[in-house]
Molecule: Bacterial small signal recognition particle RNA
Organism: Alphaproteobacteria bacterium
RNA sequence: GAGGUUUGACGGACAACCUUUAUAAUCAAACUGGUCAGGUUCGGAAGAAAGCAGCCAAGGUUGUGAUAGUUGGGUCGUCAAUACCUCGUUAUU
Numbered sequence: 001g002a003g004g005u006u007u008g009a010c011g012g013a014c015a016a017c018c019u020u021u022a023u024a025a026u027c028a029a030a031c032u033g034g035u036c037a038g039g040u041u042c043g044g045a046a047g048a049a050a051g052c053a054g055c056c057a058a059g060g061u062u063g064u065g066a067u068a069g070u071u072g073g074g075u076c077g078u079c080a081a082u083a084c085c086u087c088g089u090u091a092u093u
Base pairs, nucleotide, nucleotide: 001087002086003085004084005083006081007080008079009078010077011076012075014072015071016070017069020066021065022064023063024062025061026060027059032057033056034055035054040049041048042047
């Protein structure tokens, strides 16, 4: 001087957890809400009331993606330290 191991700092990837969000499927049994065809009830009528199915919304579960954060004796890169090893050169003994 070079290479390698180790240590530290910084920055990534990867993985796990978790926050928020998009989307798909599915669920609610007597027991989320809204709108309630048909039908039902009240009424002389006009109308009114309750409300099944369906649909919509919020919600639960699962999957996929995005996203801020945390963790990592693991992984990559850069810089530093010189604790250790190897090689080469020079000087001295």